[in-house]
Parts: sequence; C1' cells; structure tokens
RNA sequence: GCGCCUGUGGAGGAGUCCGGUCGUCCUCAUCGCCCUGUCAAGGCGAAGAUCGCGGGAUCGAAGCCCGUCAGGCGCGCCA
Repeated sequence: GCGCCUGUGGAGGAGUCCGGUCGUCCUCAUCGCCCUGUCAAGGCGAAGAUCGCGGGAUCGAAGCCCGUCAGGCGCGCCA
C1' cells in the first nucleotide's frame, strides 16, 4: 500500500445479509417495589443507546453507497 472482519444503552451479545411493524430482544449491572430476622438468591417493574464519525441516494437507514477513525486478520512492497 491492497483486501477482509469488527464498532449497537454502563458491560457482553442478537438484530445488519433481504430498508418500513426497530432503538426491538437476551444476559449482567443500576434504581424502585415484593419476598426474607439481615444479606444473597428469587419474583414484578422502571430508567438508560443521534447503532464509531461525516456525507449521499431514498418517502423512509442500525442495515444500501462513498469517505474517514479505531481495533483485528491476511497478502504485498522496502530493508
């Protein structure tokens, strides 16, 4: 230098391929209530995310296109 993969609530994932009912779901954490002599465990509920960033196409983008940043892998070049 080229190609590919990854980036989503506080943490880890799914969802992206094939656009609309999606900021939807799971586990943990946080908060409230219940339960318990207390804590843990358990039950019920709640809050929390401009989907890495910017732009474009579209009536409409987390998902498509372009650029860019960060991490990883492979190939190539120089020495």